[in-house]
RNA sequence: GCCGGCAUGGCGGAAUUGGCAGACGCAAGGGACUUAAAAUCCCUCGGGGGCAACCUCGUACCGGUUCAAGUCCGGUUGCCGGCA
Numbered sequence: 001g002c003c004g005g006c007a008u009g010g011c012g013g014a015a016u017u018g019g020c021a022g023a024c025g026c027a028a029g030g031g032a033c034u035u036a037a038a039a040u041c042c043c044u045c046g047g048g049g050g051c052a053a054c055c056u057c058g059u060a061c062c063g064g065u066u067c068a069a070g071u072c073c074g075g076u077u078g079c080c081g082g083c084a
Stems, first nucleotide, its partner, number of pairs: 001083007010026003019067001028044005046057004060076005
């Protein structure tokens, strides 16, 4: 230099065909139980705004296509593999 693969919460990891983004697990926070703990059970758990109902942004980054993009197209960056 060329070719291919991958990039999603704090971590692992789903989302089959473009159709509510974050299932499930771990970690974390609150509560119940206990003399106290462990275990178990219940609830919560991306960012910002709002008293709340809700609103808005968010799938490495920048664009494009589309009513609609994590998914398709172009470019960029990083990592992994192959060829030279």